This is a predicted structure of a 358-nucleotide RNA (Bacterial RNase P class A) from a Candidatus Atribacteria bacterium. The sequence was found by an Rfam model in a public genome assembly. Rfam family: Bacterial RNase P class A. Its family is annotated with ribonuclease P activity, dimeric ribonuclease P complex and tRNA processing in the Gene Ontology.

RNA sequence: AGAGAGAGCUAAGGGAACGCUGGCGAUCGAAAGAUUGCCGGAGGAAAGUCCGGACUCCAAAGGGUAGGCUACUGAGGAAAUCUCAGCGGGGGCGACCUCGGGAAAGUGCAACAGAGAGCAGACCGCCGAUGGCGGAUCCGCGAAGUCUACGGACUUCGUUCGGUCCGAUCAGGCAAGGCUGAAACGGUGGUGUAAGAGACCACCAGCGCCUCAGGUGACUGGGGCGGCUUGGUAAACCCUAGCCGGAGCAAGGCCAAAUAGGAAGGCGUUUGAAGGCGACCCGCCUGAUGCCUUCGGGUAGGCUGCAUAGACAGAUGUUCCCUCACGACAGAAUCCGGCUUACCGGCUCUCUCGCCCA
Numbered sequence: 001a002g003a004g005a006g007a008g009c010u011a012a013g014g015g016a017a018c019g020c021u022g023g024c025g026a027u028c029g030a031a032a033g034a035u036u037g038c039c040g041g042a043g044g045a046a047a048g049u050c051c052g053g054a055c056u057c058c059a060a061a062g063g064g065u066a067g068g069c070u071a072c073u074g075a076g077g078a079a080a081u082c083u084c085a086g087c088g089g090g091g092g093c094g095a096c097c098u099c100g101g102g103a104a105a106g107u108g109c110a111a112c113a114g115a116g117a118g119c120a121g122a123c124c125g126c127c128g129a130u131g132g133c134g135g136a137u138c139c140g141c142g143a144a145g146u147c148u149a150c151g152g153a154c155u156u157c158g159u160u161c162g163g164u165c166c167g168a169u170c171a172g173g174c175a176a177g178g179c180u181g182a183a184a185c186g187g188u189g190g191u192g193u194a195a196g197a198g199a200c201c202a203c204c205a206g207c208g209c210c211u212c213a214g215g216u217g218a219c220u221g222g223g224g225c226g227g228c229u230u231g232g233u234a235a236a237c238c239c240u241a242g243c244c245g246g247a248g249c250a251a252g253g254c255c256a257a258a259u260a261g262g263a264a265g266g267c268g269u270u271u272g273a274a275g276g277c278g279a280c281c282c283g284c285c286u287g288a289u290g291c292c293u294u295c296g297g298g299u300a301g302g303c304u305g306c307a308u309a310g311a312c313a314g315a316u317g318u319u320c321c322c323u324c325a326c327g328a329c330a331g332a333a334u335c336c337g338g339c340u341u342a343c344c345g346g347c348u349c350u351c352u353c354g355c356c357c358a
Stems, first nucleotide, its partner, number of pairs: 002353009012323007020041009043329001047340002050338005055248004062282004067244005072086005087100005101239002106237002108233002123178002125174003130171003133167004138163003141158007186204006205229001207226008252304004262295006274286004324327001
């Protein structure tokens, strides 16, 4: 030179003409309104409506069940499922990024291959000690024969009997080796065995328990003991721990308008109809010329909530010129703190890798 990582700012700018809109004035007008001056007029996400709150109402207080959300530690913060830092797992050469209770309580799920995928498994293989099979120029033994120095030796036959050896295996034993697979029920080395195997032993790893040191803590490091050892998956069901009223500015408040205080039916008046409290149950509250259902008729406008942007089918637009970074995503609707998503480009800072030169 280059390639990356993290954080922040910006989001075309300027001018002219015509136009839109809020506020404060001035003039004209009975008013509606017209003319005119000045000051203002979308975002970093205004989007999503995911989380929390302010505010308003239910409304005057509770318990349980179901349901929902969260999930390592500490700090920040009104809170948040948020931010920052740390700890541990994973990825990266690295700066950094990402994930976070439990699989040894239970249930479920995992294609294909493979013998076997979680109280598994025998396809290829190894053994075959024990009980069977075959054989031996073996030994013992038996028979016959020959020799003899009378101790025995040699030859032949036998294998009915016993032992030994060899061979191939049946029954049986094995899960150490191989295969399959993403993954195979600890690893290495030995003892032992017929062959093996944590069956046993040594050293490791993992797990459990005890203990020491450091740390607020998650956790880290050291020592000891032990049974030998138990894969994955929980935004699968589930378990554990903690937390959780609801609805929302179309909330709510005020004024106005309307007539058919109609008709029928039902329940009920403290032995409580109807209604309310997120669902259900308990419970509690209000409650009487009451309430509910059906049919029929009438009205529904404005002010406020609500703003130096404050609209209410909802305002910032069109044209021309210049500059250069050639302009993306995109439009407030009660307000605030976060998160998530979209995004053409420009600028700044810090850090990492690394080529060359000195």